RNA sequence: UCCGAAAAAGGCAAACCCACCGCGAGGUGGGGACGCAAAGCCACGGGCCUCAUGAGGUAGCCGGGUCACCGAAG
Repeated sequence: UCCGAAAAAGGCAAACCCACCGCGAGGUGGGGACGCAAAGCCACGGGCCUCAUGAGGUAGCCGGGUCACCGAAG
C1' cells in the first nucleotide's frame, strides 16, 4: 500500500413522524434505525428526478476525483 475479520473503539443514518425552507425534485434541524468500510467531501461522465427551456436536485444509483479513523489474517 492492497485488503476489511462472525474483532474492538469511534462514526454515519433509509423508511416513517414533527418543525422550517423550496413552485417542485429535494434540503436543513429534532426524533428514529433499514442499512453503510468512505452512506466523508466534489455534480466531472453516465443514469434517474424536478420546474419548464436553461436552470435545478440526487454523492444512500453507478463510474471518476480527492481526503481520512481503526485493525487481524493474507

c-di-GMP-I-GGC riboswitch aptamer from a Pseudomonadota bacterium, 74 nucleotides, folded computationally. Its Rfam family is "c-di-GMP-I-GGC riboswitch aptamer". Rfam links the family to the GO term cyclic-di-GMP binding.